[in-house]
RNA sequence: GGGCGCUUAGCUCAGCGGUGGAGCGCUCCCCUCACACGGGAGAGGCCGAAGGUUCGAAUCCUUCAGCGCCCACCA
Numbered sequence: 001g002g003g004c005g006c007u008u009a010g011c012u013c014a015g016c017g018g019u020g021g022a023g024c025g026c027u028c029c030c031c032u033c034a035c036a037c038g039g040g041a042g043a044g045g046c047c048g049a050a051g052g053u054u055c056g057a058a059u060c061c062u063u064c065a066g067c068g069c070c071c072a073c074c075a
């Protein structure tokens, strides 16, 4: 330098055009003498950044940034 993949909740990941989800974790309640397990309820993210397309974008396009892998180049 070229190519590919990834970036969504505290963590691990789904979601691939039509009002953002799951598991674990966290908070509260029930259960228990108590803890754990189990049951119920809840908080928490505008989707890495900017721009574009669209009636509508996490989702499609462009650029940039970060991380990872492969290839090439280097004197």
Stems, first nucleotide, its partner, number of pairs: 001071007010024004018055001026042005048064005
Molecule: transfer RNA
Organism: archaeon